[in-house]
Context: one part of a larger RNA
Molecule: large-subunit ribosomal RNA, domain III
Organism: bacterium
């Protein structure tokens, strides 16, 4: 230098109460603003106790601080069905034998790992200070094992063969989530001239599953004989020959959202009263609980059409038989089993990554009214803030 610069986006604060030694900032209420494709909600990454209560204020918070992500103690993450693993491949890796190398090692069959991809199964309400598809109500489904019972002759794989199993754009339909109006059911009747009215206000809400197979959308189909093909075999795939029936549409298999209706004689449900007022608590076995339009970026479905750059595997599934083996194997019914790991909370941020409580930077879902083409934009809703001088 100087008690000067700053004190980290100009979204904004006023009052009353209330703890407290001690309030501009904490906490309650009543205004005001601010964001509302976010400045709200939910998870992957990452972080890893910061989450909840109690207490405290040396230090940390760019200022105070009764306050806190800060400091002492105490509590708190419940799963057959989320999600991982116990299944499977993919670039990649790592590699028994084997090639190659002064050595260290390099490379790579068989193999073994290795997700964000594929594979079996759960909604809905209620609870806690802090956790719920994880406790709890109630109502589902799935594997796999045993029992027994009916059907019933072959059954069987690490081996064959089918599914799995896929790009991109672009219009149709067909539906659903969502909104809205309107009837319904409950409350209100206005501090200033008018308002009992065709008036305001709030509500109107329910899921997986099961049955039922709809708009659709694909495939010819269905039988007999044969065969130098799928590494052996095969009644399975594929080639061939015929005979049936279709060839616009049919049957017939196959994929199919959504409706219906059960689930539900259930659950939830405006709102009023009282109290010891962050809230608890009664009224309670709690009132309507319908239509009607609008309509998706979601869903039927990469279905269809059209391009050209031509759009993973593998297993789980289904089905053939080899070897063995002589029971197996299907129906539905009981009954047992599902083991471990992860679930607190932040998640566009003051809790991750930027040396910070940093105007930087971070993938994916949900994103409501009105005005609008629209997720732009302007104002609100739920919801969260007022950006720690």
């Nucleotide at each position: 230098a100087a008690g000067u610069a700053a004190c980290g986006a100009a979204a904004a604060u006023g009052u009353g109460g209330g703890c407290g030694a001690g309030a501009a900032a904490c906490c309650c209420a009543c205004a005001c603003g601010c964001c509302g494709a976010a400045a709200g909600c939910c998870c992957a990454a990452g972080g890893u106790u910061u989450c909840c209560c109690g207490g405290g204020c040396c230090a940390u918070g760019u200022u105070a601080u009764u306050c806190a992500g800060c400091c002492c103690g105490g509590g708190g993450u419940u799963a057959g069905u989320c999600g991982g693993c116990a299944c499977c491949u993919a670039a990649g890796a790592c590699g028994a034998g084997g090639c190659c190398g002064a050595a260290a090692g390099g490379c790579g069959u068989a193999g073994u790992c290795g997700a964000c991809g594929g594979a079996a199964a759960a909604c809905c309400g209620g609870u806690u200070c802090a956790u719920a598809u994880u406790c709890c109500g109630g109502u589902a489904c799935u594997u796999g094992c045993a029992u027994g019972u009916g059907c019933g002759c072959g059954u069987g794989a690490u081996g064959g063969a089918g599914g799995g199993a896929c790009g991109c754009a672009g219009g149709a339909g067909g539906a659903u989530a969502g909104g809205c109006c309107g009837g319904c059911c409950u409350g209100g009747u206005g501090a200033u001239g008018g308002a009992u009215a065709u008036c305001c206000g709030g509500g109107u809400u329910c899921a997986a599953g099961g049955c039922c197979g709809u708009a659709g959308g694909c495939g010819g189909a269905a039988g007999u004989c044969u065969c130098a093909g799928g590494u052996a075999a095969a009644u399975c795939c594929g080639g061939g020959a015929c005979u049936u029936u279709a060839u616009c549409u049919a049957a017939c298999g196959c994929c199919g959202a959504g409706a219906g209706u059960c689930g539900a004689u259930g659950a939830c449900g405006a709102g009023a009263g009282g109290c010891u007022u962050u809230g608890c608590u009664u009224c309670g076995c709690a009132a309507a609980g319908c239509g009607g339009u609008c309509g998706a970026u979601u869903c039927c479905a990469c279905a269809c059409u059209g391009c050209c750059a031509a759009g993973a595997a593998a297993a789980g599934c289904u089905u053939c038989u080899a070897a063995g083996c002589a029971u197996a194997g299907c129906a539905g019914a009981u009954g047992c089993a599902a083991a471990c790991c992860g679930u607190a909370c932040c998640c566009c941020a003051a809790a991750c990554c930027g040396a910070c409580a940093c105007a930087g930077g971070u993938g994916g879902g949900c994103g409501g009214g009105u005005a609008g083409a629209g997720a732009a934009u302007a104002c609100c809703a739920a919801g969260g803030c007022g950006c720690u001088u």